[in-house]
The part of an RNA shown here (small-subunit ribosomal RNA, central domain) has 350 nucleotides and comes from a Candidatus Moraniibacteriota bacterium. Its mean pLDDT, the model's own confidence on a scale to 100, is 87. Rfam family: Bacterial small subunit ribosomal RNA.

Context: one part of a larger RNA
RNA sequence: UUGGGCGUAAAGCGUCUGUAGGCGGAUUGAAAAGUCAAUCGUUAAAUCCCGAAGCUCAACUUCGGAACCGCGGUUGAAACUGUCAGUCUAGAGAUUGGUAGAGGCAAGUGGAACUUAUAGUGUAGUAGUAAAAUGCGUUGAUACUAUAAGGAACACCAAAGGCGAAGGCAUCUUGCUGGACCAAUUCUGACGCUGAGAGACGAAAGCGUGGGUAGCGAAUGGGAUUAGAUACCCCAGUAGUCCACGCCGUAAACGAUGGAUAUUAGGCAUUAGGAGUGUCGACCCUUUUAGUGCCGAAGCUAACGCAUUAAAUAUCCCGCCUGGGAAGUACGGCCGCAAGGCUAAAACUC
Numbered sequence: 001u002u003g004g005g006c007g008u009a010a011a012g013c014g015u016c017u018g019u020a021g022g023c024g025g026a027u028u029g030a031a032a033a034g035u036c037a038a039u040c041g042u043u044a045a046a047u048c049c050c051g052a053a054g055c056u057c058a059a060c061u062u063c064g065g066a067a068c069c070g071c072g073g074u075u076g077a078a079a080c081u082g083u084c085a086g087u088c089u090a091g092a093g094a095u096u097g098g099u100a101g102a103g104g105c106a107a108g109u110g111g112a113a114c115u116u117a118u119a120g121u122g123u124a125g126u127a128g129u130a131a132a133a134u135g136c137g138u139u140g141a142u143a144c145u146a147u148a149a150g151g152a153a154c155a156c157c158a159a160a161g162g163c164g165a166a167g168g169c170a171u172c173u174u175g176c177u178g179g180a181c182c183a184a185u186u187c188u189g190a191c192g193c194u195g196a197g198a199g200a201c202g203a204a205a206g207c208g209u210g211g212g213u214a215g216c217g218a219a220u221g222g223g224a225u226u227a228g229a230u231a232c233c234c235c236a237g238u239a240g241u242c243c244a245c246g247c248c249g250u251a252a253a254c255g256a257u258g259g260a261u262a263u264u265a266g267g268c269a270u271u272a273g274g275a276g277u278g279u280c281g282a283c284c285c286u287u288u289u290a291g292u293g294c295c296g297a298a299g300c301u302a303a304c305g306c307a308u309u310a311a312a313u314a315u316c317c318c319g320c321c322u323g324g325g326a327a328g329u330a331c332g333g334c335c336g337c338a339a340g341g342c343u344a345a346a347a348c349u350c
Stems, first nucleotide, its partner, number of pairs: 003322004007304002012318001014201004021194003025088006033081002035077008049065006091191001092188003095184005103177006110154001114150008125136002162169002206247006215241002220236004258317006266295011299306002323350003332343004
């Protein structure tokens, strides 16, 4: 390589959009590229295989036959794939009417808490710990009250809840804006699925420039602990955390489970709709779509477990794996301001 695999053993790209490519619904006709059949030619000889014959046998040699891989021409078949022409509506999309939502961006806004400042009351402690000490405090702290300023985050509602492709998203209001679902069955008529390259987005930390800085808090300083203590504990505290713009492009980026379509027992709960029964109305009940969960049949699995949200049964497309270490490293290339990222070995060793 073939094969076999990818929830946990090695293995699903962090996520999406989409180019080439691969694959692709129903039906009618045409032609006959793939496909199938027949036939002709070619496929040098030797070799190989089979059957004979000749050297006393064998190796060897000679004769005959067969076979492999094919290629081309001619004649035919028309189910399937492809092509061309036409038709259709079950896929896909559009339209109309509704529904829910922390989906995104921008501007504004509210209360609690916190810190600081000022003023008042008031006097000796306060803070902290296992215990302490450093620290703060008679220049009046802590505590209580009033006023003002500031920055960051949004208690309750809140949920196994909702939305988003993922990352992620939560005070409230307004503006702009993306998607989903349900119902109707009005329109287009396969317009679809996947997707190498490519592009876009992408937590936290980090970087650049300029702001901002209440709380928290790497680094750092001090106090303890200890044999030591570059820690755990305490007192402080810079970067950072926040905002704007620009980079970085990584995470246990996890459901450790790629996407799409179809099929295959149920039960319970819940979210958003529809229909029906019923009702003054709502609830309830029955049923049906689309989600989110729990439990379970068949089946699958090494087991654990998964089980209509599959890890079941099938098809299509992409990505990835192939003993451990060396190593996600070296070298080279591309990207980056840097940090570093992406791609990615070998010697050697077990």